[in-house]
Context: one part of a larger RNA
Molecule: large-subunit ribosomal RNA, domain II
Organism: Candidatus Hodgkinia cicadicola
RNA sequence: GUCAACGACUUAACGGCGGAAGCGGAGCUUAAGCUCAGAAGGAAGUGUAGGCGAAGCGAAAGCGAGUCUUAAAUGGGCGUACGUUUCGUUCAAGGGAACAAGUUUCCGUCGUUAGACCCGAAACCGAGUGAUCUAACCAUUGGCAGGCCGAAGGCCGUUUAAUUGCGGCCGGAGGGCCGAACUCGUACCUGUUGCAAAAGGUUGAGAUGACCUGUGGUUAGAGGUGAAAGGCCAAUCAAACUCGGAGAUAGCUGGUUCUCUGCGAAAUCUAUUUAAGUAGAGCGCCGAGCUUAAGGCGGCCGAGGUAGAGCACUGGAUGGGCGAAGGGACGUCAACGUCCGCUGAGCCCGACCAAACUCCGAAUAUGGCCGCCGUCAUGCUCGGCAGACGCACUGCGAGCGCUAACGUCCGCGGUGGAGAGGGAAACAACCCAGAUUCCGCGAUAAGGUCCUCAAGUCCAAGCUCAACGUGAAAGGCGAAGCUGCCCCGCGACAAUCGGGAUGUAGGCUCAGAAGCGGCCACCAUUCAAAGAGUGCGUAACAGCUCACCGAUCGAGGGUGAGCUUACCGAAGAUGUAACGGGACUAAGCUUGGCGCCGAAGCCGGAAGUGCGACCGACCGUGUCGCACGGUAGCAGAGCGUUCCGGAGCCGCAGAAGACGAAUUGUAAAAGCCGUUGGAGGCUCCGGAAGUGAGAAUGUUGAC
Numbered sequence: 001g002u003c004a005a006c007g008a009c010u011u012a013a014c015g016g017c018g019g020a021a022g023c024g025g026a027g028c029u030u031a032a033g034c035u036c037a038g039a040a041g042g043a044a045g046u047g048u049a050g051g052c053g054a055a056g057c058g059a060a061a062g063c064g065a066g067u068c069u070u071a072a073a074u075g076g077g078c079g080u081a082c083g084u085u086u087c088g089u090u091c092a093a094g095g096g097a098a099c100a101a102g103u104u105u106c107c108g109u110c111g112u113u114a115g116a117c118c119c120g121a122a123a124c125c126g127a128g129u130g131a132u133c134u135a136a137c138c139a140u141u142g143g144c145a146g147g148c149c150g151a152a153g154g155c156c157g158u159u160u161a162a163u164u165g166c167g168g169c170c171g172g173a174g175g176g177c178c179g180a181a182c183u184c185g186u187a188c189c190u191g192u193u194g195c196a197a198a199a200g201g202u203u204g205a206g207a208u209g210a211c212c213u214g215u216g217g218u219u220a221g222a223g224g225u226g227a228a229a230g231g232c233c234a235a236u237c238a239a240a241c242u243c244g245g246a247g248a249u250a251g252c253u254g255g256u257u258c259u260c261u262g263c264g265a266a267a268u269c270u271a272u273u274u275a276a277g278u279a280g281a282g283c284g285c286c287g288a289g290c291u292u293a294a295g296g297c298g299g300c301c302g303a304g305g306u307a308g309a310g311c312a313c314u315g316g317a318u319g320g321g322c323g324a325a326g327g328g329a330c331g332u333c334a335a336c337g338u339c340c341g342c343u344g345a346g347c348c349c350g351a352c353c354a355a356a357c358u359c360c361g362a363a364u365a366u367g368g369c370c371g372c373c374g375u376c377a378u379g380c381u382c383g384g385c386a387g388a389c390g391c392a393c394u395g396c397g398a399g400c401g402c403u404a405a406c407g408u409c410c411g412c413g414g415u416g417g418a419g420a421g422g423g424a425a426a427c428a429a430c431c432c433a434g435a436u437u438c439c440g441c442g443a444u445a446a447g448g449u450c451c452u453c454a455a456g457u458c459c460a461a462g463c464u465c466a467a468c469g470u471g472a473a474a475g476g477c478g479a480a481g482c483u484g485c486c487c488c489g490c491g492a493c494a495a496u497c498g499g500g501a502u503g504u505a506g507g508c509u510c511a512g513a514a515g516c517g518g519c520c521a522c523c524a525u526u527c528a529a530a531g532a533g534u535g536c537g538u539a540a541c542a543g544c545u546c547a548c549c550g551a552u553c554g555a556g557g558g559u560g561a562g563c564u565u566a567c568c569g570a571a572g573a574u575g576u577a578a579c580g581g582g583a584c585u586a587a588g589c590u591u592g593g594c595g596c597c598g599a600a601g602c603c604g605g606a607a608g609u610g611c612g613a614c615c616g617a618c619c620g621u622g623u624c625g626c627a628c629g630g631u632a633g634c635a636g637a638g639c640g641u642u643c644c645g646g647a648g649c650c651g652c653a654g655a656a657g658a659c660g661a662a663u664u665g666u667a668a669a670a671g672c673c674g675u676u677g678g679a680g681g682c683u684c685c686g687g688a689a690g691u692g693a694g695a696a697u698g699u700u701g702a703c
Stems, first nucleotide, its partner, number of pairs: 001703006011114013027052003033046003056063002066078004083099005117255002120252001124245006135219006142212002144209001146178003149174001153170006182206003187202004221237001223233003258638006268281005283387001284385007295373008308360001309358002314354003318350005325343002327340005391416007399408002421432003436607005442602001447597003450582003456594001458593006469584001475568002478565002481563003484559004495552005501525003506520004531546001535544002608628007615620001639692001641689010657676004663670002
């Protein structure tokens, strides 16, 4: 890992609600016990203690259809049938009648208490078992080849006045040196389902000592022992092991077993030693009641201060003008006066900004009333049962952030969640569209229509040459089309020829300043035209040139403001790799048009189920309408297993079980026949559960 078997919502008591049944319109009911029968389980009788209900109010005494509050209520609270329907009434008020019941048992479901759906801790406590491993200690044993160094001390010689110094020899100290046994385990390699749950090889440390070691003994779990590493205490140690409390507890993880049908959520609010939990509310399901309230559209009447806009307020902010006041300078100070390339409130003009500004002010949204639609729909109330309170993306409106994030946090929608199908190459959350089942050359949506790949190599007009399309900005640069503007046969634009003057060298300044250093002014005359001068030039003049004018020529020219469009800007890691690919000059882009393809949507046919309606003497294979995606979850209907009761059957002429395609049923499942098997089994109606396996690193067995 596979297969087989086992494996999880139970049981009891009490309580809520629903269903069924008994009694009942003021009742209903026994508990223990006792008695009878019986093989037993059980059942029957008896038993009226007790319980619930028939009356409430008050804290209570208590009073009582009332009571409490109070000094007292004409008040108020809680009650007494509040109420609903109906009769009658022109309506209303008032009136009459009817309804207006509980309790006991069983079943179902939920709650509480119990292990309470199952498995799962780490831990805590108690009583015991361990020092044959290991730590320390006690008692008693054993062991340490060989070699080296040569302390104290001594002897001899020599030396010294002496202490003493020196030399030689003896000596044999030492947690001394080298190195086997022995003990240890430094580094690397091998090993890593090993030879081995710590080994092997090479290398290494100590090796007369705080040494190593045999045997026996002592210390025990909040305790020991520890040259101290939280080490060790039997392959277990920040508290051993065994059994018990014990099914500890687990707001946490995992698992939770047959089928079909109807409906179908939430991931929010409030609170929480609360944030992975829970409670109430919101949202779901089931039942009952009310009986048109929901919702949509239209009309009318409202409330409002958002978007926008504005500057009238509050603030911000800008250019100019006027300018109080301040500052500075001067008049020797002061006073006062004059002046200013300073600061500057305020006012005026122009143009602005604002979530916490508003003289204004929408669209939407929203409240009320009326009308229409709406009626198997929706809504509201009550009761029972839930799940859920980790949400996600997307569009729009805001905050935070960087107008960053598949970011975060609110609001209003959508989708996913719990939603399949078609499109977007692939792609929960985007676009289209909501799957009961089967069928169809059916008609369509989004999206497509050259091939991949179903359908146009469709029609008309234009654009693009960049493979643009088929990724991006500031910026740069090109093109031509359209539009706009300007000049133009009264001759444009370009080129060529000619003119381009006078007052005057304008005034000032200056050494000079003559159109052309600078400052001021920028007039006038003659003209076809000519600036008190566009550039070069001179020391200053001169000279050249331009504007402007004429002539020649003879047709479009200029500008680039807007739109369209191409290119550069343009760098990444396995391999083209930024059309899905092939490819495409349209099979690209823009505009218009006609077809077609295309989904589980729509339509048509057939069928099933749920709900509703119809038939008027019919009622059945009837007809009609609507509906049927679905997680958590609620509700309903069934299949199968084991055993039991009642009734009825089958079986050695072959039961159960096992193995087999064809059969039946929407499904769980059922059935026939054959083979095997060799003794029990089944059907119907009921009852009771150790009642359904694929998952739990499930348990046991087999392989």